Background:
The part of an RNA shown here (large-subunit ribosomal RNA, domain II) has 691 nucleotides and comes from a bacterium.

Context: one part of a larger RNA
RNA sequence: GCCAACGAGUUAAUACAAACUGCAGGCUAAGUCCGCGAGGAUGGAGCCAUAGGGAAACCGAGUGUUAAUAGCGCGUACGUAGUUUGUAUUAGACCCGAAGCCAAUGCGAGCUUGCCAUGAGCAGGGUGAAGUUUAUCGAAAGAUAAAUGGAGGCCCGAACCCGUAUGUCGUUCAACUCAUUGGGAUGACUUGUGGUAAGAAGUGAAAAGCUAAUCGAGCUUGGUAAUAGCUGGUUCUCUCCGAAAUAGCUUUUGGGUUAGCGUCACGUGUUCCCUUUAGGGGUAGAGCACUGGAAGGACUUGACAGGGAGAAAUCUCGCAAGUCCUAUCAAACUCCGAAUACUAAAGAUUAAAGCGUGGCAGUUAGACCGUGGGGGCUAAGCUUCACUGGUCAAAAGGGAAACAGCCCAGAUCUCUAUUUAAGGUCCCAAAAUUCAUGUUAAGUGCACUUAAGGUGGUGAAGUUUCAUAGACAAUGAGGAGGUUUGCUUAGAAGCAGCAAUCCUUGAAAGAUAGCGUAACAGCUCACUCAUCAAGAGACUUUGCGCCGCAGAUAAUCGGGGCUAAAACAUGAUACCGAAACUGAGGGAUUCAUAUGUCUUCGGAUGUAUGAAUCGGUAGGAGAGUGUUCUUGUCCGCAAUGAAGGCAAAGGGGUGACCCAUGCUGGAGCGUCAAGAAGUAAGAAUGUUGGC
Numbered sequence: 001g002c003c004a005a006c007g008a009g010u011u012a013a014u015a016c017a018a019a020c021u022g023c024a025g026g027c028u029a030a031g032u033c034c035g036c037g038a039g040g041a042u043g044g045a046g047c048c049a050u051a052g053g054g055a056a057a058c059c060g061a062g063u064g065u066u067a068a069u070a071g072c073g074c075g076u077a078c079g080u081a082g083u084u085u086g087u088a089u090u091a092g093a094c095c096c097g098a099a100g101c102c103a104a105u106g107c108g109a110g111c112u113u114g115c116c117a118u119g120a121g122c123a124g125g126g127u128g129a130a131g132u133u134u135a136u137c138g139a140a141a142g143a144u145a146a147a148u149g150g151a152g153g154c155c156c157g158a159a160c161c162c163g164u165a166u167g168u169c170g171u172u173c174a175a176c177u178c179a180u181u182g183g184g185a186u187g188a189c190u191u192g193u194g195g196u197a198a199g200a201a202g203u204g205a206a207a208a209g210c211u212a213a214u215c216g217a218g219c220u221u222g223g224u225a226a227u228a229g230c231u232g233g234u235u236c237u238c239u240c241c242g243a244a245a246u247a248g249c250u251u252u253u254g255g256g257u258u259a260g261c262g263u264c265a266c267g268u269g270u271u272c273c274c275u276u277u278a279g280g281g282g283u284a285g286a287g288c289a290c291u292g293g294a295a296g297g298a299c300u301u302g303a304c305a306g307g308g309a310g311a312a313a314u315c316u317c318g319c320a321a322g323u324c325c326u327a328u329c330a331a332a333c334u335c336c337g338a339a340u341a342c343u344a345a346a347g348a349u350u351a352a353a354g355c356g357u358g359g360c361a362g363u364u365a366g367a368c369c370g371u372g373g374g375g376g377c378u379a380a381g382c383u384u385c386a387c388u389g390g391u392c393a394a395a396a397g398g399g400a401a402a403c404a405g406c407c408c409a410g411a412u413c414u415c416u417a418u419u420u421a422a423g424g425u426c427c428c429a430a431a432a433u434u435c436a437u438g439u440u441a442a443g444u445g446c447a448c449u450u451a452a453g454g455u456g457g458u459g460a461a462g463u464u465u466c467a468u469a470g471a472c473a474a475u476g477a478g479g480a481g482g483u484u485u486g487c488u489u490a491g492a493a494g495c496a497g498c499a500a501u502c503c504u505u506g507a508a509a510g511a512u513a514g515c516g517u518a519a520c521a522g523c524u525c526a527c528u529c530a531u532c533a534a535g536a537g538a539c540u541u542u543g544c545g546c547c548g549c550a551g552a553u554a555a556u557c558g559g560g561g562c563u564a565a566a567a568c569a570u571g572a573u574a575c576c577g578a579a580a581c582u583g584a585g586g587g588a589u590u591c592a593u594a595u596g597u598c599u600u601c602g603g604a605u606g607u608a609u610g611a612a613u614c615g616g617u618a619g620g621a622g623a624g625u626g627u628u629c630u631u632g633u634c635c636g637c638a639a640u641g642a643a644g645g646c647a648a649a650g651g652g653g654u655g656a657c658c659c660a661u662g663c664u665g666g667a668g669c670g671u672c673a674a675g676a677a678g679u680a681a682g683a684a685u686g687u688u689g690g691c
Base pairs, nucleotide, nucleotide: 001691002690003689004688005687006686011091012090013089014088015087016086017085018084019083020082021081022080023079025048026047027046031042032041033040034039052059053058062074063073064072065071094233095232097230101223102222103221104220106219107218113197114196115195116194117193118192119191120190121189122187124156125155126154127152131148132147133146134145135144136143137142160184161183162182165180166179167178199215201211202210203209236624237623238622239621240620241619246259247258248257249256250255260363261362262360263359264358265357266356267355268354270352271353274347275346276345277344278343279342285336286334287333291330292329293328295326296325297324298323299322300321301320302319306317307316308315309314366392367391368390369389370387371386372385373384374383375382397408398407399406412586413585414584415583417582419580423576424575425574426560427559428558432573434572435571436570437569438568439567445562446561453547454546455545457544458543459542460541461540462539463538464537465536466535474531475530476529477528478527480504481503482502485499486498487497510525513524514523515522587614588613589612590611591610592609593608594607595606596605597604598603625680627677628676629675630674631673632672634670636669637668644664645663646662647661650659651658652657
């Protein structure tokens, strides 16, 4: 991992509600008696109801409050017992699961810690303390030298003990090892055997270490099914409806509780929704009349700091405040002011709502999209509100390549029928290689998805200038003289700089627009003529492109591929395209009408027709299937073969499932009507067994 078996809302008491049954006032409890038992009889104590109000006395269809005869509150209607179902409370209370807490004359020191008793072990080498002896010296104490001697938590280093560093191992040789390296190695040393001290206790050269692979309180058993607002799991079918992820409170925020939203029953009977009309408002917008902000101009006032001019008066620049004009800004401004929304009335709709009471819930982690706001950077697949907006959640189908939240559209079932939506129509791949007019040359682009800036790429629209009296471009020629203008300067001659910028000849030619020289020279330009021949130039707005533009597969428009498109723009006509609509046939639910059967007259149930409806998580409601046992029933089935098993295949049912048939098997089993439950398995790191 797979298979098989087992495996989770039970039982009791009480309460409430619903359904059904008995009686009309209902019911007995304990006990007693009878009976083998199942059960029956008896038992009226007591309980509920029949009257309520008040704390009570008490009063009573009333009563309490109160001075009150007022007002107000509560009353003046809801039978009882049983059975079943649902829920609540108390119990282990749907099942499994802690870490933990406490108890015991409970068990442990064969591991380890300390201690006690008694034993054992430490190759070899080195160093050379005290003391002693001898010699010399000394009056002596003693000193020096040599020899001897053999001390030490001394030195080096095996056994032995330890475990420093690195590696190895890390489903290991090993639940701490192995290799190399390293520390101690006569000592606070190591070690054998026996003994001793333990659970809030021991022991500890102290690390909360160790106390049998267990230690910030051992192990075992018990309290014990501890508790778990937490995680996981919770077993058959069909039908109807169908949420929430919000608000208040909460030692509360991943939990509760009340309301909101769901469902079922009963009641009410249009109150709901829609339209119209009438209202109040101060949002969007707008505005500047107030409150404030802020720009320009004009003017006025000021014993207004300061600068300038002037002898001064004073003038001027500026500063502060104000008035007016022009143009403006505001969530906490408003002279104004919508759409929606809200309130009320009237009308319409007959399909579906609304409201009230009661039973049962679930939900209170929401997500994205659109719109209006706050926070943030008008960042976030960000966060927080609103629109009780949409979708998902709880929604399948078609489209968006793929893609909960986007677009279209809400799947009762069947059909190799139809029409469409979004979106598409060259091929993959259903449908136009459709039509008309343009644009793009960049493979731009072919769903979305890069800027500022640059662009004589190209299209469109417009304004304007020149032009057969010859434009623009090109080619040929000229581009001169006074003069090297004056000044400055070493020099300054059109061209370093300053000033001036005239005149002449002419078709035209600047006291020169650029290059150049030390200064000249030299080369162009403006300007003019000729040749040529018909358009040429400047600017504004705009469409589509181009550069800007660098990444990890050659690596993408989904791909192939596409260029008067299969791109982009504008328009037109066809077609395709979904579980939508329509058509044909079947089913269910609810309601209505007609009708049959039964009836305790409350109703239950069947048939036909019509209308509407039938996605669905949590959840509510209804109807069924299957398993085991009990009672009755079928004068049931069975060796002429029960149960069980095997067999895609026959039949029935919407389904759970039921029936038939063949083989196997070899002894019990079923139908119908009721009853009672150890009543349904795929999941729980489920339990046990097998492979």